[in-house]
RNA sequence: GAAGGGAUAGUUCAGUCAGGUUAGAACGCUGUCCUGAUGUGGCAGAAGUCGCAGGUUCAAAUCCUGCUCCCUUCA
Repeated sequence: GAAGGGAUAGUUCAGUCAGGUUAGAACGCUGUCCUGAUGUGGCAGAAGUCGCAGGUUCAAAUCCUGCUCCCUUCA
């Protein structure tokens, strides 16, 4: 330098192909119930400008363009 894959909650990931009704799951965290206490378990809650910037659209995590970072391959 070229090609491909990836970036979504504190962590690991789905959702993107085929745009649309509150952006989700598990673990973790906080409160609470339970217990003599702890753990397990029940209930509730917080936590996300969906990597950044722009474009298309009535509507974008999803489509298009550029850029940043990570991984793999080729040279």